The RNA shown here (transfer RNA) has 74 nucleotides and comes from a Candidatus Peregrinibacteria bacterium. Its Rfam family is "tRNA". From the family's description: Transfer RNA (tRNA) molecules are approximately 80 nucleotides in length. Gene Ontology term of the family: triplet codon-amino acid adaptor activity. Model confidence (mean pLDDT): 81 of 100.
């Protein structure tokens, strides 16, 4: 170069035909329960979706560029 796929919370990932709270599990924080701790209850922060534009009433999802990872082909 040329092509497929993937990037969504700290981390693993999930989101359907575009649709009305952007969600699990792990982890972290408080509290409760113990003589502690660990292990189990309850609650709580935490991501405006990899960057920037476009379309649309409405974009994590549809379009273009761009950037990183893996693969594959030259």
């Nucleotide at each position: 170069g040329g092509g497929a796929c993937g990037g969504u919370a700290g981390c693993u990932c999930a989101g359907u035909u575009g649709g009305u709270u952007a969600g699990a599990g792990c982890g972290c924080u408080g509290c409760c329960c113990u003589g502690u701790c660990a292990c189990g209850g309850c609650a709580g922060a935490g991501a405006u979706c990899g960057c920037g534009g476009g379309u649309c009433c409405g974009a994590g999802u549809c379009c273009c560029g761009u950037c990183c990872g893996u693969c594959c082909c030259g």